[in-house]
RNA sequence: GCCCCCUUCGUCUAACGGUUAGGAUAUCACCCUUUCAAGGUGGAGACACGGGUUCGAUUCCCGUAGGGGGCG
Numbered sequence: 001g002c003c004c005c006c007u008u009c010g011u012c013u014a015a016c017g018g019u020u021a022g023g024a025u026a027u028c029a030c031c032c033u034u035u036c037a038a039g040g041u042g043g044a045g046a047c048a049c050g051g052g053u054u055c056g057a058u059u060c061c062c063g064u065a066g067g068g069g070g071c072g
Base pairs, nucleotide, nucleotide: 001071002070003069004068005067006066007065010025011024012023013022018055027043028042029041030040031039048064049063050062051061052060
């Protein structure tokens, strides 16, 4: 330098172009307990960034950034 793949709550991980963006774990509150842990109920929390296509984009296309792999 060229090619390919990935980027979603703190972390891990889902999501036919029309979902309230789901789950696990963590975290917070409450319940339970003499207390803690475990357990139960509930809350908050995310689509890397910029454009384009589309009635509608996390999803498709282009570019940028970051990460990983291969070739030279």

The RNA shown here (transfer RNA) has 72 nucleotides and comes from an Elusimicrobiota bacterium. NCBI's taxonomy places the organism under Bacteria, Pseudomonadati, Elusimicrobiota. Rfam family: tRNA. About the family: Transfer RNA (tRNA) molecules are approximately 80 nucleotides in length. Rfam classes the family as a transfer RNA. The coordinates come from a structure-prediction model, not an experiment, and the mean pLDDT is 83.